Background:
This is a predicted structure of a 107-nucleotide RNA (SAM riboswitch aptamer (S box leader)) from a Deltaproteobacteria bacterium.
RNA sequence: CACUCAUCAAGAUGCGCUGAGGGUCCCGGCCCGACGAAGCGCGGCCAACCGAUCCGCAAGGACACGGUGGCACAGCCGGAACAGCGGCCCCGCCGCCACGAUGAGGA
Numbered sequence: 001c002a003c004u005c006a007u008c009a010a011g012a013u014g015c016g017c018u019g020a021g022g023g024u025c026c027c028g029g030c031c032c033g034a035c036g037a038a039g040c041g042c043g044g045c046c047a048a049c050c051g052a053u054c055c056g057c058a059a060g061g062a063c064a065c066g067g068u069g070g071c072a073c074a075g076c077c078g079g080a081a082c083a084g085c086g087g088c089c090c091c092g093c094c095g096c097c098a099c100g101a102u103g104a105g106g107a
Base pairs, nucleotide, nucleotide: 001106003105004104005103006102007101008100013043014042015041016040017039021032022031023030026079027078028077029076044071045070046069049067050066051065053062054061055060075099084096085095086094087093088092
């Protein structure tokens, strides 16, 4: 990182430093924030993508030791961007896809 596959409406925080923003490009909303945002540090927790270990002929399962990831609101909602498409009980809903994020592989 323009690639491939998988997942994204569940789940899960305290303290310290710091001091005004944040909700992962942009816009409009709507929320969160001096009862302390984002960031950093030390712990805790959630989860189970990859590895380890165990069970299994296998498919798989267990575990949570290691590598990640995560711990307000559906990926907060809508739009734009993105080429959009299909279905239905039709002006809405559902599915696929696209975009984005994360994991593994790959470059």
The source organism's lineage runs through Bacteria, Pseudomonadati, Myxococcota and Myxococcia. It matches the Rfam family "SAM riboswitch aptamer (S box leader)". About the family: The SAM riboswitch is found upstream of a number of genes which code for proteins involved in methionine or cysteine biosynthesis in Gram-positive bacteria.